[in-house]
RNA sequence: CCGGUAGGUAAGGCUACCGUAGGGAUAUGGAUCGCUGCCGCAACAGAAUGGAGACAUUCUUCGCAGGUCUGAACAGGCUUCGUCGAACAACAAGGCGAAGCAUAAUGCGAUUUCACCGCCCUACGAUGCUAAAGCUCAAACGGUGG
Numbered sequence: 001c002c003g004g005u006a007g008g009u010a011a012g013g014c015u016a017c018c019g020u021a022g023g024g025a026u027a028u029g030g031a032u033c034g035c036u037g038c039c040g041c042a043a044c045a046g047a048a049u050g051g052a053g054a055c056a057u058u059c060u061u062c063g064c065a066g067g068u069c070u071g072a073a074c075a076g077g078c079u080u081c082g083u084c085g086a087a088c089a090a091c092a093a094g095g096c097g098a099a100g101c102a103u104a105a106u107g108c109g110a111u112u113u114c115a116c117c118g119c120c121c122u123a124c125g126a127u128g129c130u131a132a133a134g135c136u137c138a139a140a141c142g143g144u145g146g
Stems, first nucleotide, its partner, number of pairs: 001146002003141001005093001007136003012130003018125007029114001030112006036105001037068003040064002045060006077101008091143001
């Protein structure tokens, strides 16, 4: 001296709401609404954990146009592999991608001229989101290694 998970951009990934096309299910059922319980996210602030650092994760929580037969746009959990974190190789908490798995009440009530302008699945588009692939780059700090 070389780093870099502030920020910006963006490969990749997702897509509730909206549009188009195709397919599917449904009458002690489907759909919609309300209530209760459960699951999930979560501002400000505080605490704990990981790290050399940048920073990251977890817990508490105002709240929520969220989900609850279907694992949820933002957003859950577990397993395996890949990749980034990580300056020959190796290396934390974790991020992202792929494949797979699973008892968030199959609750109660109301409404409904319901085989559908609703619901489910697939594809495309739009929109929104995510992004620690890459690029760019501020401040403070700066292991291991070169």
Molecule: M-box riboswitch aptamer (ykoK leader)
Organism: uncultured Lawsonibacter sp.